[in-house]
RNA sequence: CCAGACGGCCGGGCAGCCGCUGUCGUGAUCCAAUCACGAUGGAGGAAAGUCCGGGCUCCACGGAACAACGGUGCCGGCUAACGGCCGGCGGGGGCGACCCCAGGGAUAGUGCCACAGAAAACAAACCGCCCGCGCGCGCAAGCCCGCAGGCAAGGGUGAAACGGUGCGGUAAGAGCGCACCGCGCGACCGGUAACGGUCGCGGCAGGGUAAACCCCACCGGGAGCAAGACCGAAUAGGGGUGGCCGGCGGCGUGAGCAAUCAUGGCCGCAGGGAUGUUUCGGCCCGCCGCCCGGGUUGGUCGCGCGAGGUGCGCAGCAAUGCGCAUCCCAGAGGAAUGGCUGCCCCGUGCGGCAACGCACGGACAAAACCCGGCUUACAGGCCGUCUGGUAUU
RNA sequence: GGACCUGUAGCUCAGCUGGAUAGAGCGUUGCCCUCCGAAGGCAAAGGUCGCACGUUCGAAUCGUGUCAGGUCCG
Repeated sequence: CCAGACGGCCGGGCAGCCGCUGUCGUGAUCCAAUCACGAUGGAGGAAAGUCCGGGCUCCACGGAACAACGGUGCCGGCUAACGGCCGGCGGGGGCGACCCCAGGGAUAGUGCCACAGAAAACAAACCGCCCGCGCGCGCAAGCCCGCAGGCAAGGGUGAAACGGUGCGGUAAGAGCGCACCGCGCGACCGGUAACGGUCGCGGCAGGGUAAACCCCACCGGGAGCAAGACCGAAUAGGGGUGGCCGGCGGCGUGAGCAAUCAUGGCCGCAGGGAUGUUUCGGCCCGCCGCCCGGGUUGGUCGCGCGAGGUGCGCAGCAAUGCGCAUCCCAGAGGAAUGGCUGCCCCGUGCGGCAACGCACGGACAAAACCCGGCUUACAGGCCGUCUGGUAUU
Repeated sequence: GGACCUGUAGCUCAGCUGGAUAGAGCGUUGCCCUCCGAAGGCAAAGGUCGCACGUUCGAAUCGUGUCAGGUCCG
């Protein structure tokens, strides 16, 4: 220098002017509301998708377990938890740095394996190989056909054919025997474990598929801030309770100047309905008074001091944990965080020998209870470690 | 906040219990028919099965992730 691998970071900067919004203070104006002024705070690495996990809240329920359903699935660690992260093991890819893997069980059972092929899983035999017998041909070696058997080495089919290679063996063959590889079982050693290594035994049984049903182990109660809590207007409902014949009104009479007071006189009212001869009581509706509760509109809280940020140190390979110091950092309502100008930065195009000038562009996207992850989108830029190649010293 | 559905030819849809060269109707193009057109007949073209990765001998179909569109409930 070229090509590449991995990890981390930034997400335009400064100034001026005009706006939006939370909180606090002062004032207009006594409270509230509103307005003005001042101070101070005001989006993200993904705020997104809502795919996982938790906090918080309410409901249900002794705890737990079983069943059903759903999820997870090598081992160890981290964590509040996780399907996340870190470290390892095994398998696969790459010359390499490094990357990828739903990676438990196929010896519990069931199902499936198209086409081709004899046969796709209690086996089977198309071509073929071989022994024997018979007939025929041939001088002979041998050959054709048929019958009765043996075999699975070779051919052929297939993604896959009931271990592989080699030697022996045999009539031909065959784990039939042996060596190595593979597989299974056992012991020992190393490792926390997954797993790895060594030795011995077994002649091989048990094809694949569980991202087919299923089995095993582990995890999960349900709903969600429109959760939920508090305050609570008018009107109309709901519940309870008291009253509706020792009462009220009018006239008269008496006292008094009068207002007014008194009343064994008279008259009227004494809610309605049903049952009932009447009265009382009870029932239903109604009227009046008082009390209680729910709820609509609305208001307040929940609501941001948190598994929090930054810096340093320690433990650990790391994820992460612990300690010390320091900081307080949006929270409102269908919803503020914006606009203009100037200078600078980056990219592209044009003009110019050049310095430079002009024009255009600078992403993805935006809180709505909060947090930890995952995934997806993203103009452009920066830093570090490492690998392969090339060149020079 | 929650519950689901659908992406296959230009359009509307089948296929999705894994085994095709992925089909149908309409549309398009060419030819025939007709004086011309329509209708009709014959033929042809047209597909990353939304995308990526995986499972399997084999994927439109199964699994995971993702993108887009739509419906319903409070």
Predicted 3D model of RNase P RNA and transfer RNA as a complex of 467 nucleotides. Rfam match: Bacterial RNase P class A. About the family: Ribonuclease P (RNase P) is a ubiquitous endoribonuclease, found in archaea, bacteria and eukarya as well as chloroplasts and mitochondria. It is annotated as a ribozyme. Its family is annotated with ribonuclease P activity, dimeric ribonuclease P complex and tRNA processing in the Gene Ontology.